[in-house]
Source information:
A computed fold for a 549-nucleotide part of an RNA from a Candidatus Shapirobacteria bacterium, annotated as small-subunit ribosomal RNA, 5' domain. The RNAcentral record of the full RNA draws on SILVA. Taxonomically the source falls in Candidatus Shapironibacteriota (Bacteria, Bacteria candidate phyla). Rfam family: Bacterial small subunit ribosomal RNA. Its family is annotated with ribosome and structural constituent of ribosome in the Gene Ontology.
Context: one part of a larger RNA
Order: sequence, then structure tokens, then C1' cells
RNA sequence: GGGUGAACGCUGGCGAUGUGCCUAAGACAUGCAAGUCGAGCGGGAUUUGUUGUCUACACAAAGUCUCUUAAAAAACUCCCUUGUCAAAGAGAGAAGCGGCCGUAAGGCCAGAGGGAUUUUAUGUAGAUAAUGAGUUUAGCGGCGAACGGGUGAGUAAUGAACACGAACAUACCCUCAAGAGGGACAUAGCUAGCCGAAAGGCUAGGUAAUUUCCCAUAUUCUCUACGGAGGAAAGACGUAAGUCGCUUGAGAAAUGGCGUGUUUGCUACCAGCUAGUUGGUGAGGUAACGGCUCACCAAGGCUAUGACGGCUACCGGCUCUUAGCGGAGAGUCCGGCACAAUGGGACUGAGACACGGCCCAUACACCUACGGGUGGCAGCAGUUAGGAAUUUUGCGCAAUGGACGAAAGUCUGACGCAGCGACAUCGCGUGAGGGAUGAAGGUCUUCGGAUCGUAAACCUCUUUUCUUUUAUCAUGAAGGUAGAAGGAAUAAGGAACUACUAACUACGUGCCAGCAGUCGCGGUAAUACGUAGGUUCCAAGCGUUACCC
Repeated sequence: GGGUGAACGCUGGCGAUGUGCCUAAGACAUGCAAGUCGAGCGGGAUUUGUUGUCUACACAAAGUCUCUUAAAAAACUCCCUUGUCAAAGAGAGAAGCGGCCGUAAGGCCAGAGGGAUUUUAUGUAGAUAAUGAGUUUAGCGGCGAACGGGUGAGUAAUGAACACGAACAUACCCUCAAGAGGGACAUAGCUAGCCGAAAGGCUAGGUAAUUUCCCAUAUUCUCUACGGAGGAAAGACGUAAGUCGCUUGAGAAAUGGCGUGUUUGCUACCAGCUAGUUGGUGAGGUAACGGCUCACCAAGGCUAUGACGGCUACCGGCUCUUAGCGGAGAGUCCGGCACAAUGGGACUGAGACACGGCCCAUACACCUACGGGUGGCAGCAGUUAGGAAUUUUGCGCAAUGGACGAAAGUCUGACGCAGCGACAUCGCGUGAGGGAUGAAGGUCUUCGGAUCGUAAACCUCUUUUCUUUUAUCAUGAAGGUAGAAGGAAUAAGGAACUACUAACUACGUGCCAGCAGUCGCGGUAAUACGUAGGUUCCAAGCGUUACCC
């Protein structure tokens, strides 16, 4: 001089782009971070249409039954109930006057009003059953959950980088060939009963499928002693055409597993290490080679070109520095590896020995009815602890990408954005032009003056920023673009000034107080301490500290 995931001190206007637990892989409250498919399946819930049944109400028609077609007033009996009811006067009304039979009496029917009831039709409402359509979904089933995201504890080689190799696997996607016939059993959900504080569980009944099983078939396929033996399938949607699936095999692409060589820290005050150890035969196991595992046999294998042990450390692309050679680092981004409280184990699956799956043990924490249960932020936020030190319990799936789905779409703390931090880099601003009485004031002074200094005041102008506001763009979270009004307004500090090293005087102090990177300064005229004025450097930063070259 350059650099940093920095911290500290003083100061601090704006924007863009990045970046932000380097310490305790310490412990974690809360919310979210992996679901999706009803076009695989049977149910449930719900909405609605149609049809049937029942109930209630309204209205209409028809039928049956019953009552009325005189009533009012007054009086008597002690009262109520019941019963009885005279005389006189006045007034009003109805039928006798619908039809049929009958000589007639009379009978039947009809008619008016009120009530009850039955049937039928229509409408409304409710319940219920069947069926159609739609919405939704706990469960079974399929795919995904092995990706994406985090961290760097372990690991000095079971890793990584580069180059090569042979004994392998691969769901989804693509290409090609062939097929998809028949039958059966179960089970969740559900119903009923029971146990438990809970978590959860038991028994019985019964049900579906792209769940499961059996038979048939076999172009390719597997095994073979070459005779033969073995092995498959599933449907869904659609009026249809057809589409999406299913089974077996071959291939392509890409991905992954395995092997070899070279390179990849320090340490000899670590010199010998090793019994599955090194090799062989046979067997087992694996997708596959192999002591990978086992039985037997042999006695090998590694090592001063550093075995074995110890310490440290994820590796690389890259980053910093340097003229280069080198040296240092491994944060963000990309590739690989390893890990998921600690240790171990397998299950499922194309793929895991699986961060948000299972089992066991351990430690810790929580709930408990004390019998027993539950949990795992090194996901995103956030809390606590530690520390010199590191952010919001934000918005959105609009874009890119991923999972599922025929699709619409759903999910996505990946991601896109916003918030916080001068943490870093870059850009912009804090005004521009004029302005001498060289004002006032400060400082110094040889008291004449010098300097701060065109600096200020003052005049003219502008509006990046700032405050307020309008229109518009986009499927749009965030935002972009174009204007309008106001007003120089809202915006400068830090360190240094003996030499190295750019920049000096005065006062105070008096080997004191203090400074200091080095040499050193300070003991009465300190350009080195403190303050002031001035000056120098850098500037929204400036210094200090730490670390690297």
C1' cells in the first nucleotide's frame, strides 16, 4: 500500500447492487416450511332438479249427518238449575206458492243458513324414499415425500480434484416390439359393543378399487443338464372419435453405485504396525467386483519414498495479495462429500439405512388420573444463552423453478420482493453566478497591520434531493413511467500538523498531567502534553483495533 462476513470511537442526507451468528453441531415457546389426485375406489356431509308416499294449511267441487227457520219482553216458584206460563193491547215478518208420487191424508226428493265429517283436484310448506346433477371430503389406493432448504460436527482418506476403467442399477421422460382372456379372497372407512385420564386400542359384522391373489396365454425375457422348466397385466374419462393409463422386453439419454493412477496439512522427543490381517479354494451375500461375510489352507501384507500413532482440518472452482514465483483464506455463489439431540438398526421404495418416517438405547424437556404417553429449528422468522459482534415471529405465489393433476388448479419460508444494519462497493447531493467598506467578530501582532476572507451579509437564478399531490402501466407481491405545487430550502464531519509524513502559532502545564507506530517528547520561552486560532488530508464518512499478503 491492498484486502475483510469485521468490531469499537466520533459523526451521519439520498439511492442502486450486494451482504449480515466467524462464538455454543448450546437449548428452544409460537406460527409456517410437502403435498396432491374425486377423470383409481366405496362411503359421509351438503345444495339442487324429477318422481312416489305421508302430514299440515288454504281454496274449490261433490256426498253424508246434525241444528235452526219465530223471536223478544214481563211474571211466578226465597236463590241457582230445571220447569210452568195466563190475560190484554199494539206492531212486524215467514211459510202455506220448488219438484215427483198419491183422490186425499201423507211420503220422498230438492232448496236457504250455521256446524261437523268424508272423498277428489290444485297450490304452499315440511318429512321420507328412489334417482340425476353439482360442491366438499376423513379413509383405502397412486405419485411425490431420497428433490428443494440448512449446517460443517466428523473425516488427512471409506473424501475431493484431474485422468482412465469394468463386474452394475435406474421411477418419471423419449423410441421400438408384443400383449391386456377368465376367476377369487380380503381389508380400511362404516355399524355395534368394550377398554383407557390421555395418547390410543380391542372384539364382532359387513363393503370397494388402478389394493391383493389364482388360472390361462408368452413375441421378446430368465434358468438350463439343451430334454425342458419358469414368469404379466387395470382400468378411468368421453355420445363417439379418442385421450390418459397398465404388462413384458429391447434401446437412447441422463443420473447413480464400484475400481485404478497422480495430487491433496503438521509432527520421528510417534519406528515398527497388522489375525479377516495378506493371498488362495469353496460357499453365502450384493444391482454389481471384492475378506464384503463364513469354512478350510498357506504365511503373508505395509514401512525412513515415513507405515502405525498424535495434533489440526470438510474438499475444489474460486477469493485476497504479488511484476511474477509464491504466500494466505475457503463467508456469500457453483460442484462434490458428510451430518440431522447422541449412539445403533433395519423397513418401505426405482432410489434412504431417510432433517420435518419407523424401532431400540442414552441424555434433556414437557403432559399425567402415576398406570403411561409426547418431543427433536445445523428449514424460514423468532426466543434464550454465549459473545467485541450479525436482521422481520413481514408480503406474494405476479415471475423463475419444483410436486401432484387430463385440465382448471392446489401446495411451495425454494424463489420473487419488502423491512432492519454506512457492513461493503458504486453513484448523487449538502447549491450556482455576482458580491470589498476587504464589515462585525475571532486569532496573532513589531500595534503599523496580518489572517480567517468572496468567506459572510446582499442581489439574481435553479430544484438533484425534500414535503404535498395527480395520471398511467402490468393477470402483479413489490414496483415502474410521466407530470403539478411549495421552498435554498431538509443535509458535514473525522483525523492529523517534531522526523518518517502533506500541514504552525499563541496560551496553559512544568519529568507533573500526559503523548507515543518507531526514534522519542515533557525538569519555566514544548511547532511532540492540554486548549484556541490557523493549516493539511480524506469525506458521508474518518480514525483505532484484529487478521492476511